Bacterial RNase P class A from Candidatus Desulfopertinax cowenii, 405 nucleotides, folded computationally. Model confidence (mean pLDDT): 76 of 100. Taxonomically the source falls in Candidatus Desulfopertinax (Bacteria, Bacillati, Bacillota, Clostridia).
């Protein structure tokens, strides 16, 4: 010195006027006024989880919904936190998982592909049979043709012996049998190779797909298979170590898709509602009820009667609108410290401290000066998490890679 990994904390800062809200003390003509303390955040937010509080409801069981869901601990509880296991990522420090159950059953697995779950599934390939067709090499029959063997007659042509010529003698010469070789093409059959068709075998291989019924390799077979074996990965069993979750080891039969933020099973929790909850006071030219008086009056009931409603003053009695007071902020509370306990979240034990409480709803303006020029954003009953939004900046542990000693 570069790149990160985790965890904490800051959140412009100083003064000086002026305003706002709330306690407070003192003073007043009870409207006020002075004085002196405090006054937004790490999220105050989204309301996602869980509490306290508060009202309504609730014998107890079950059912239906709903949530959680790998193990042990933490908490008032939690879907939060901590330590760990297991799988994924990352050289690593590290980091993410909604992480019971697929062998109780149902259901789905789009497209492609034959064949998507059934003791499947035969598209190409691989084998194995039958048939047809063609090829190629032997077989056997004819028919043709070469060429040559054997054996016969014969010197007629041609040659030799051969010389001037002749006659004889012979031939590889003529000639005729003969059987077989060899070629061509004709039918027939027999072996192989190809080719199609058709029946079966075959899950090694190609091809389709996310996913093909365990993997790899070696014997093995007509080709092939857990069809054998050896390793590996599931499964079961058993031992071993760990409270567990799970982790080694050994045996065993040889195989059992995937999916449950799909129904479903298993185990555990779950009553509703939210501070505009609730409690108390409590106005009036508002209205309810009850009693007493007085005159038997006045209005109403389609025209009269009787019945009934209504209308008067006074006293009590209950609800309850405006309003007000309380719920309200001292609390699972902040800090400090412990050679207190636990790896750790946590928990204990001690001092200390008081740290916004509004109800139309208060935290702000101005000026000056400095600096690295200031992000995201405001309480409203309250805690603990959890998500999200966030200029910049500190700090501490620890990992790579270069480089230097």
């Nucleotide at each position: 010195u570069g790149a990160g990994u985790a965890a904490a904390c800051c959140a412009g800062g100083u003064g000086a006027u002026c305003g706002c809200g709330g306690a407070u003390a003192c003073u007043u003509g009870c409207a006020g006024g002075u004085g002196u303390c405090c006054g937004a955040g790490g999220a105050a937010a989204g309301u996602c989880c869980g509490a306290g509080c508060u009202c309504c409801g609730c014998a107890g069981g079950g059912c239906a919904g709903g949530g959680u869901g790998c193990u042990g601990g933490g908490u008032a509880a939690u879907a939060c936190c901590c330590a760990g296991u297991g799988g994924g990522g990352g050289c690593g420090a590290c980091u993410c998982c909604a992480a019971g159950g697929a062998a109780a059953g149902u259901g789905c697995c789009a497209c492609a592909g034959a064949a998507a779950u059934g003791c499947a599934g035969a598209c190409c390939g691989c084998c194995c049979a039958a048939c047809a067709c063609c090829c190629a090499a032997g077989c056997c029959a004819g028919u043709a043709g070469c060429c040559g063997g054997a054996g016969g007659u014969c010197c007629c042509u041609c040659c030799u012996u051969a010389u001037u010529a002749a006659a004889a003698a012979g031939g590889c010469g003529a000639u005729c049998u003969u059987a077989u070789u060899c070629u061509a093409c004709u039918g027939g059959g027999u072996u192989g190779a190809g080719u199609g068709u058709u029946g079966g075998g075959u899950a090694a291989g190609g091809g389709u797909g996310g996913a093909a019924c365990g993997g790899u390799g070696c014997g093995g077979u007509a080709a092939g298979a857990g069809c054998g074996c050896a390793c590996c990965a599931g499964c079961g069993g058993u031992c071993a170590g760990g409270c567990g979750a799970c982790u080694g080891g050994c045996c065993g039969g040889c195989u059992a898709g995937g999916u449950a933020a799909a129904c479903c099973c298993c185990a555990c929790c779950c009553g509703g509602a939210g501070c505009a909850a609730g409690a108390c006071c409590g106005a009036a030219u508002a209205g309810g009820g009850g009693g007493a008086c007085a005159a038997u009056g006045g209005a109403g009931u389609g025209g009269c009667c009787c019945g009934c409603u209504c209308c008067g003053u006074c006293c009590c009695c209950g609800g309850g609108u405006a309003g007000g007071u309380c719920g309200c902020u001292a609390g699972a509370g902040g800090c400090g410290c412990c050679a207190g306990g636990g790896c750790a979240a946590c928990c204990g034990g001690c001092g200390u401290c008081c740290c916004a409480g509004a109800u139309a709803g208060a935290u702000g303006a101005u000026c000056a000066c400095c600096c690295a020029c200031g992000a995201c954003a405001g309480a409203a009953c309250u805690c603990g998490g959890c998500u999200u939004a966030c200029a910049g900046g500190u700090u501490u542990a620890c990992u790579c890679a270069c480089c230097g000693c």